[in-house]
Context: one part of a larger RNA
RNA sequence: CCUCCAGCGGGACAAGAAGACCCCGUGGAGCUUUACUGCAGUCUGUCGCUGAGACGUGGCCUUGCUUGCAGAGCGUAGGUAGGAGCCAAUGAAUACACCUCUCCGGGGGUGUAGGAGGCGCCAAUGUAACACUACCCUUGUAAGGCUGCUUCUCUGACCGAGGCCUAGUUGUCCGGGACAACGGCAGAUGGGCAGUUUGGCUGGGGCGGCACCCCCUUGAAAAGGAAUCGAGGGGGCCCAAAGGCUAGCUCAGGGGGGACAGAAACCCUCCGUAGAGUGUAAAGGCAAAAGCUAGCCUGACCGGAUCUCCAACAAUACGAGUUCCGGAGGUGAAAGCCAGGCUUAACGAGCUAUCAGAUCCUUAUUAAUGAGGGUUGGUAGUGUCAGAAAAGUUACCCCGGGGAUAACAGGCUUGUCGCGGGCGAGAGUUCGCAUCGACCUCGCGGUUCGGUACCUCGAUGUCGGCUCUUCCUAUCCUGGCCUUGCAUGAGGGGCCAAGGGUGAGGCUGCUCGCCUAUUAAAAGGGAUCGUGAGCUGGGUUUAGACCGUCGUGAGACAGGUCGGAUUUUAUCUGUUGGGGG
Numbered sequence: 001c002c003u004c005c006a007g008c009g010g011g012a013c014a015a016g017a018a019g020a021c022c023c024c025g026u027g028g029a030g031c032u033u034u035a036c037u038g039c040a041g042u043c044u045g046u047c048g049c050u051g052a053g054a055c056g057u058g059g060c061c062u063u064g065c066u067u068g069c070a071g072a073g074c075g076u077a078g079g080u081a082g083g084a085g086c087c088a089a090u091g092a093a094u095a096c097a098c099c100u101c102u103c104c105g106g107g108g109g110u111g112u113a114g115g116a117g118g119c120g121c122c123a124a125u126g127u128a129a130c131a132c133u134a135c136c137c138u139u140g141u142a143a144g145g146c147u148g149c150u151u152c153u154c155u156g157a158c159c160g161a162g163g164c165c166u167a168g169u170u171g172u173c174c175g176g177g178a179c180a181a182c183g184g185c186a187g188a189u190g191g192g193c194a195g196u197u198u199g200g201c202u203g204g205g206g207c208g209g210c211a212c213c214c215c216c217u218u219g220a221a222a223a224g225g226a227a228u229c230g231a232g233g234g235g236g237c238c239c240a241a242a243g244g245c246u247a248g249c250u251c252a253g254g255g256g257g258g259a260c261a262g263a264a265a266c267c268c269u270c271c272g273u274a275g276a277g278u279g280u281a282a283a284g285g286c287a288a289a290a291g292c293u294a295g296c297c298u299g300a301c302c303g304g305a306u307c308u309c310c311a312a313c314a315a316u317a318c319g320a321g322u323u324c325c326g327g328a329g330g331u332g333a334a335a336g337c338c339a340g341g342c343u344u345a346a347c348g349a350g351c352u353a354u355c356a357g358a359u360c361c362u363u364a365u366u367a368a369u370g371a372g373g374g375u376u377g378g379u380a381g382u383g384u385c386a387g388a389a390a391a392g393u394u395a396c397c398c399c400g401g402g403g404a405u406a407a408c409a410g411g412c413u414u415g416u417c418g419c420g421g422g423c424g425a426g427a428g429u430u431c432g433c434a435u436c437g438a439c440c441u442c443g444c445g446g447u448u449c450g451g452u453a454c455c456u457c458g459a460u461g462u463c464g465g466c467u468c469u470u471c472c473u474a475u476c477c478u479g480g481c482c483u484u485g486c487a488u489g490a491g492g493g494g495c496c497a498a499g500g501g502u503g504a505g506g507c508u509g510c511u512c513g514c515c516u517a518u519u520a521a522a523a524g525g526g527a528u529c530g531u532g533a534g535c536u537g538g539g540u541u542u543a544g545a546c547c548g549u550c551g552u553g554a555g556a557c558a559g560g561u562c563g564g565a566u567u568u569u570a571u572c573u574g575u576u577g578g579g580g581g
Base pairs, nucleotide, nucleotide: 001581002580003579004578005577006576007575008574010573011572012571014568015567022402023401024400025399027398028397029394030393031392032391035196036195037194038193039192041189042188043187044186045185046184047183048182051154052153053152054151056149057148058147059146060145061144062143063142064141065140068137078136079135080134081133082132085119086118087117094113095112096111097110098109099108100107101106158176159175160174162173163172164171165168199212200210201209208229213235214234215233216232217231218230236385237279238341239340243297244296245295246294247293248292249291251275253271254270255269256268257267258266277286278285280346282344283343284342301327302326303325304324305323307321308320309319316386329338330337331336352380353379354378355377356376358375359374360373361372362371363370409456410454411452412451413450415449417445418444419443420442421441422440426436427435463538464536465535466534468530469527470526471525472524473523476501477500478499479496480495481494482493483492484491504516505515506514507513544562545561546560547559548557549556550555
């Protein structure tokens, strides 16, 4: 070196299973509910099956009767019209009794007595006679008709798991009874059941936020464009004047002067390029104005066209703006200016509903009305702002994917961590450096916590312990030196040095830590936080269950608690022992 046998289990990111954790999918399912939309069921009303009668009570209509008082006025004048006469032996005035209304004055009705008159036209009043007639309003009453409600009665519909018999789909008695049951319609309730939904961005996701629609500055180093959960701020309005035209004026601040009057009230004078103001953010702009004040107005118009931004370059919508033409106007002496606001933010598709003004079409012969529709414009809103109608939970979970994206480990980084250096304020009685050393500053390491998301999600098994081996030195002990604020002894600090050693118990799943007695010392680390195809399985991290807290609930909790499976007969490589050539 080749080969064989028997072992071991370091590696082949070993095998097993398209990861169950995590994220994604306009994927699924189970469960929950005050998610959305429905459906059974339940309740109520009404109608049908469904009829008869009575008391009471309400509504409407018809008929008769009745009621009507401000003040003035013989007095209790409802309104309008006609009107010069009307009523009365078919019983007038008047008196008495009763009923009713009342504004307490009286009005109306009935009965008895009575036996011939009573009232109007005239004066007063805004209106003239209840003298008479007709109609209407208001109040009340009586009768009739229709209808509703409450209660009661009936029986013939209808009901009965009741009794009897000759057993009937149909008898009979009894009990209920126009109710109930059943059916139609309507309203309420309705996780009992069903179908679904449960946004997006995101230095993983969730929580938070809005960087989801717009505006200004900056990032954005002078064309234009330009990102991040970059930095600093705003908008979702307001105004009938804060709009249009024309005219006049000049602001903030300061100096000087002036009764009350003062730092600040009002007046005079001088300086005053904007240091003011502009409805609201910022930027740009603006002085005989774009600011302030006044006069007159409504262009905050109608119809049409063009161009620009949105959107560098290619390109739509909405929205926002520019220019021109026609019409009708405002203002100004006029030229002119005016299609809102000094400019840049202040906004919304289709469907549906509704409104406005004009116009067109249909409505099976004409005309008119009505109805429906089209063109134009407005209102109601989608802010997740090019606009679905929409709550949770899953540890009982499932599927498709992702190392496009998290948790372990590795890589990078090194803020944090560990170790060291420079300077030397100061402590050290004096004295920076025996020893300690602030502030500031420069490094090294890659054992902490992080950041990142580069390999791995068709799987690299996760804490601790046990076992076993090796390495580093920033050395705990043992060895050799230097120094000391080293007399000796015992110590402090440093240099060289990794050969060997660094142990045993109690508590806890613990690493760590605390404690105990020893010891020369009981040093720190790496090896996928070495090591589960070596062991264990106490912890964490499935399914069961309890408690606390949270939640309406299903359920949840780096809160606690009891229980809970650890697969592989070794192909290669590596290594140990043995044999052969």